Predicted 3D model of RNase P RNA and transfer RNA as a complex of 435 nucleotides. Rfam match: Bacterial RNase P class A. The family's RNA type in Rfam is ribozyme. From the family's description: Ribonuclease P (RNase P) is a ubiquitous endoribonuclease, found in archaea, bacteria and eukarya as well as chloroplasts and mitochondria.
[in-house]
């Protein structure tokens, strides 16, 4: 220096000429809605996409509690909220910088672990072995000793089956042999030290306790439902169940309908027609909002001040061409009710900051 | 725009909850029966289980993201 790894930006730029979409002002036309002309502001994105999560906003209605469902899952924080995001621990990769993680709970319970295998969770298991010291039978010998069998039985160390065979390697120690005993590692429990937690270290101690929870489930927390094709904006007519009871839909129960799937609660205006508007307004674009500074925090992120206003269409504009510049006519790709995050596509270029196996000066 | 499904042989479907062999009908090939076709009998062949990953000893089947395709809503 290549390489590499992190973090933040860019999305052609200027200038001319035509057209479009909204908006303000002004002029003309019209009773009025409005229409047409002009001066001026504006005019896709970092993912506008997937619709994979939360939320704000509407409706039903009350949302009360309990079942049943669903979500999420190391620990503390941030936030409107979240399965985002910071920051710490833990394991795993990589020589680093760094990165990934679906990381509660298999001594609450159940289930399944196919084929092979003796055996798949039972203080269970002898197919190939080891032994055979005890106890037996044979054979010798007067007796002892000594040989033999591999009958009783002992044994979990080799073998072999598997994804996995009940700690792991080493010694002792047996007839062989095993945590039966010792050291040292993993595992559990128990105390103690430290940290706010997760954790992390340290002494002990009996020696063990398979895997799976993206299988049922146990624990803890949270969760109403549906979605701008939510909803909203007129007039008129008439129905409305049964017992009481009252002057009367006046009150009471019941029934029916509602309230997510159920039950308890609760709640009571709801159903048909007709006519006009109108596929017309409204929501609908000022917002958890953007910029710049200044404080706070390791950071997410909060607080303060001063500034700006930056798409709202309804068949749906946001383009075409000239002239320049850049290495390069420039990828992915178009708002439709908003916001904050994931995920998925992406030509290229910039800034800053880190690292040092290899390579090259 | 906002909400649901579905994808397994050439075509139509099971199989996925509850993980271990991937099936059925039509079609398709050959063989029997028939002069001979068609019916019928009998035997055979067909798989990127939409694609990547992950959980698991294993994955069509569980779980994450993405493709295509179909239906519903004024």
């Nucleotide at each position: 220096c290549c390489u590499g790894c992190c973090a933040g930006g860019c999305a052609g730029a200027u200038g001319g000429u035509u057209g479009c979409g909204c908006c303000u002002g002004c002029u003309u036309u019209g009773a009025a809605a409005a229409a047409a002309g002009u001066c001026g502001g504006u005019g896709a994105g970092g993912a506008a996409a997937g619709u994979c999560c939360g939320g704000g906003c509407u409706u039903c209605g009350u949302a009360g509690g309990g079942c049943a469902g669903g979500u999420u899952g190391c620990c503390g924080g941030g936030u409107a909220a979240c399965g985002c995001c910071c920051g710490g621990u833990g394991u795993g990769a990589g020589u680093a910088a760094u990165c990934a993680c679906g990381a509660g709970g298999a001594c609450a319970g159940u289930g399944c672990c196919a084929c092979a295998g003796a055996a798949a969770u039972g203080u269970a298991a002898a197919c190939c072995g080891c032994c055979g010291a005890u106890g037996g039978g044979c054979c010798u010998u007067a007796a002892c000793c000594g040989g033999c069998c591999a009958c009783a039985g002992g044994c979990a160390a080799g073998g072999g089956u598997g994804c996995a065979a009940c700690g792991g390697a080493g010694g002792u120690g047996u007839a062989a042999g095993a945590g039966a005993c010792c050291c040292c590692c993993a595992g559990c429990a128990a105390g103690g030290u430290u940290g706010a937690a997760a954790g992390a270290c340290c002494u002990u101690g009996g020696c063990u306790a398979g895997g799976u929870a993206a299988a049922c489930c146990c624990c803890a927390a949270c969760c109403g439902a549906a979605g701008c094709a939510a909803g909203g904006a007129g007039g008129g007519a008439g129905g409305c169940g049964c017992u009481c009871u009252u002057g009367a839909a006046u009150g009471a129960g019941c029934a029916a309908g509602g309230u997510g799937g159920c039950c308890c609660g609760c709640c009571c205006g709801u159903c048909u027609c007709c006519c006009a508007u109108a596929g017309u307004c409204c929501g609908c674009c000022c917002g958890a909002g953007c910029a710049a500074g200044a404080g706070g925090g390791u950071a997410a992120c909060c607080u303060c001040u001063u500034g700006c206003c930056c798409a709202g269409a309804u068949a749906g504009a946001u383009a075409a061409c000239c002239a320049u510049c850049c290495a390069a006519c420039g990828a992915c790709a178009g708002a439709a009710c908003c916001c904050g995050g994931c995920u998925u596509a992406u030509c290229g270029c910039c800034u800053g900051g880190c690292c040092c196996c290899c390579g090259u000066u | 725009g906002c909400g649901u499904g579905u994808u397994u042989a050439g075509c139509u479907c099971a199989g996925c909850c509850u993980g271990g062999u991937a099936g059925a009908g039509c079609a398709c090939u050959c063989c029997c029966c028939u002069u001979u076709u068609a019916a019928g009998g009998g035997a055979g062949c067909u798989g990127u289980c939409c694609u990547g990953g992950g959980u698991u000893c294993g994955a069509a089947u569980c779980c994450c993201a993405g493709a295509a395709c179909a239906c519903g809503c004024a």